[in-house]
Parts: sequence; structure tokens; C1' cells
RNA sequence: GGCAGAGUAGGUUGUUGCGGGUUACGUGCCCGGGGGACGGGGAGUUGUCCCUGGGACGAAAAACGGUGUUCUGCGCCGUUUGCCGUGCAAUGACCGCAUCCCGCUGCC
Repeated sequence: GGCAGAGUAGGUUGUUGCGGGUUACGUGCCCGGGGGACGGGGAGUUGUCCCUGGGACGAAAAACGGUGUUCUGCGCCGUUUGCCGUGCAAUGACCGCAUCCCGCUGCC
């Protein structure tokens, strides 16, 4: 010098547990502001995550028990089963440095 390779943060999804909402918080989408992280080192985006302001859209409830009442009904409480592109944690699988420079391992 050439060729090949390894590894992170993180992301997606499944499972389990504990919650929130079901009187719609949240999730997802669009526009803006602020901040963080991004293989071992340096730089780092139009990508990514978090916080935040605004906008548009928009949802699945049901059963049982108790109780009150103005009793074919309605309200309240509890339990259970659902539902939500729902939150957090653990865990499995998969993906995985945007990119650039250097480094590391193997071979030549």
C1' cells in the first nucleotide's frame, strides 16, 4: 500500500410484567423553536431521538355483581373481557457507525 473483517449508541418487532386512556390523555401526520446521541479517536447531516409551541385528522366498547333513584331507564362503585398505530421495564429475534478521515484484527 491492497483485499477482507470485527465491534457501539440506537431502531423495529415478538413475549412477559406493571401502568395510562376508553368522559380521548396518548400514538401517527404537517409547520416551527430548543437540546442530545451517533463503532476505539476526530468531524458530523437534509438522517435519528427527546423536550416544546402551533395546525389538520381522529378512536370500541361490552358483560357481570353491588348500590342509589324519579326504575323496560339512568347514575355511582367494583370485577372481568376487549379496544388504543397507548407509557415504562425486562427479555428474545432482526437491523445497525448517513457520510468522511484515522485506528483495530486477519491475509497478501

A computed fold for a 108-nucleotide RNA from Sporolactobacillus mangiferae, annotated as THF (Tetrahydrofolate) riboswitch aptamer. The model forms 83% of the base pairs in the Rfam consensus. The source organism's lineage runs through Bacteria, Bacillati, Caryophanales, Sporolactobacillaceae and Sporolactobacillus. Rfam family: THF (Tetrahydrofolate) riboswitch aptamer. Rfam describes the family as follows. Tetrahydrofolate (THF) riboswitch was first reported for Ames et al. as an RNA motif in 5' untranslated (5'-UTR)regions of folate transport and biosynthesis genes in Firmicutes genomes.